[in-house]
RNA sequence: GGAGUGGACUGGAGGAUCGCGGCGCUGUAAAGGCGUCGAGGAAAGUCCGAACUCUCACGGGCAGCAGGCUGGCUAACGGCCAGGCGUGGCGACGCGACGGAAAGUGCAACAGAGAAUAGACCGCCGAUCGCGCCCGAGGCCGCAAGGUCGAAGGCGAGGAGGUAAGGGUGAAACGGUGCGGUAAGAGCGCACCGCGUUCCGCGCAAGCGUGGACGGCACGGCAAACCCCCUGCGGAGCAAGACCAAAUAGGGAAGUCAUGGAGCCGCCCGUCUCCGUUAUGAGCUUCCGGGUAGGUUGCUUGACCACCGCGGUAACGCGCGUGGCAGACGAAUGAUCUUCACCUCGUGCUCCGGCACGGGGAACAGAAUUCGGCUUACAGGUCCACUUCACAC
Numbered sequence: 001g002g003a004g005u006g007g008a009c010u011g012g013a014g015g016a017u018c019g020c021g022g023c024g025c026u027g028u029a030a031a032g033g034c035g036u037c038g039a040g041g042a043a044a045g046u047c048c049g050a051a052c053u054c055u056c057a058c059g060g061g062c063a064g065c066a067g068g069c070u071g072g073c074u075a076a077c078g079g080c081c082a083g084g085c086g087u088g089g090c091g092a093c094g095c096g097a098c099g100g101a102a103a104g105u106g107c108a109a110c111a112g113a114g115a116a117u118a119g120a121c122c123g124c125c126g127a128u129c130g131c132g133c134c135c136g137a138g139g140c141c142g143c144a145a146g147g148u149c150g151a152a153g154g155c156g157a158g159g160a161g162g163u164a165a166g167g168g169u170g171a172a173a174c175g176g177u178g179c180g181g182u183a184a185g186a187g188c189g190c191a192c193c194g195c196g197u198u199c200c201g202c203g204c205a206a207g208c209g210u211g212g213a214c215g216g217c218a219c220g221g222c223a224a225a226c227c228c229c230c231u232g233c234g235g236a237g238c239a240a241g242a243c244c245a246a247a248u249a250g251g252g253a254a255g256u257c258a259u260g261g262a263g264c265c266g267c268c269c270g271u272c273u274c275c276g277u278u279a280u281g282a283g284c285u286u287c288c289g290g291g292u293a294g295g296u297u298g299c300u301u302g303a304c305c306a307c308c309g310c311g312g313u314a315a316c317g318c319g320c321g322u323g324g325c326a327g328a329c330g331a332a333u334g335a336u337c338u339u340c341a342c343c344u345c346g347u348g349c350u351c352c353g354g355c356a357c358g359g360g361g362a363a364c365a366g367a368a369u370u371c372g373g374c375u376u377a378c379a380g381g382u383c384c385a386c387u388u389c390a391c392a393c
Stems, first nucleotide, its partner, number of pairs: 001389010012340007020038007040364001044375002047373005052237004057271006064233005069083005084098001085096004099228002104226002106222002121167002123163003128160002131156004138149004175193006194217001195215005200209003241297004251288006260275004304324004308319004342361008
């Protein structure tokens, strides 16, 4: 100097004029005046978790949904921190839907001999058994010529048979490398690795170990397939709810039930409470019709934010330390001018650090009950730590 990885911050500042909303003080018949505060790191998404409000009398079970390595943090979480294992990367680091495949069911097209108690396509062997040929120890018959039987040995083909090491198919082929052995091969045997059982050591644990002993060794993958195991979970939501005022028709119809009905998101069971007993009742279910939709509150002091100190590897915790704080309601926080700062382009100058002048630009994007997270968007700029490459000393 280039390329990267992880983290943090900023994303304008000042002045003037005019204009908004909250709060406080002052003040008027009404008005007005002064002071002070006034959008975000994501306010977005509405994906998780809660606070708070209403609905539930309580308990149990089923269904359903969510999570799933270990230890911590937190009000809680499916989040965060640290670690383990796996995986991508030279690396700093990143990612993980990370319990169980020996409870059961299921899936892997096509290709291939064969896809999980599998299997012979091409090959290799053919020691043993058989076939063909060569050779011919010797036996038998014959007076002889010769004929016939034929061991051992050799050659050949590849029939019976053996094989799963080599090759092929496939995403994946029933442990790997090497040596021996064999007719050729194979954990067939051995060494090392892998795997299983067990012991020892380290660690809170998940796990780790170039540790020890024994064993040739059960049959792979997928559960983001159904499933099994463990843990957890009522519902609805500030348009929740509370209060005030006003208006209407304290409207009408049907159904339901007596060992009844109602009381929780679906179903079942139990206890308990309320209503009720022959329907002209209460409750529940459905349909038709009418009125109102105005105001106040909830509404902002919080599991709050920043800095500092202490503890902790960290997440985070503690602190009577210091400072800070929008609450609108068809919805405030704005508009204009100017100066400076930032980025960029052009021109000129240069002591090569940069300077002057002029033009242009300036991201994503707006609170609505409030927090903790996650995810997504973001022009430009700054800082810290680490990795790697090249060069120089």

A computed fold for a 393-nucleotide RNA from a Thermoanaerobaculia bacterium, annotated as Bacterial RNase P class A. Its Rfam family is "Bacterial RNase P class A". Rfam describes the family as follows. Ribonuclease P (RNase P) is a ubiquitous endoribonuclease, found in archaea, bacteria and eukarya as well as chloroplasts and mitochondria. The prediction has a mean pLDDT of 79. It was read from a public genome assembly, where an Rfam model found it. The model forms 90% of the base pairs in the Rfam consensus.